[in-house]
């Protein structure tokens, strides 16, 4: 340098173009307990790596860029 794959809350993830983006762990609050932990309930937290395009509508399709990985040279 070329090809392919990946990038989504703090972390790990789901999401076959159509509601306010899923779940787990973590975090906050409440219940429970003599206290903590466990358990139960509730809540906050991602404008989906960045920019552009297609579309009535994009996390999803297309192009470019950045970062990471594998393979080839």
């Nucleotide at each position: 340098g070329g090809u392919u794959c990946g990038u989504u809350g703090g972390u790990g993830u789901a999401g076959u173009g159509g509601u306010u983006a899923u779940c787990a762990c973590g975090c906050u609050c409440g219940c429970c307990u003599g206290u903590c932990a466990c358990g139960c309930g509730a809540g906050a937290g991602a404008u989906c790596a960045c920019g552009g395009g297609u579309u009535c509508a994009a996390g999803u399709c297309c192009c470019g860029u950045a970062c990471g990985a594998a393979c080839c040279g």
A computed fold for a 73-nucleotide RNA from an uncultured Mycoplasmatota bacterium, annotated as transfer RNA. It matches the Rfam family "tRNA". The sequence was found in a public genome assembly.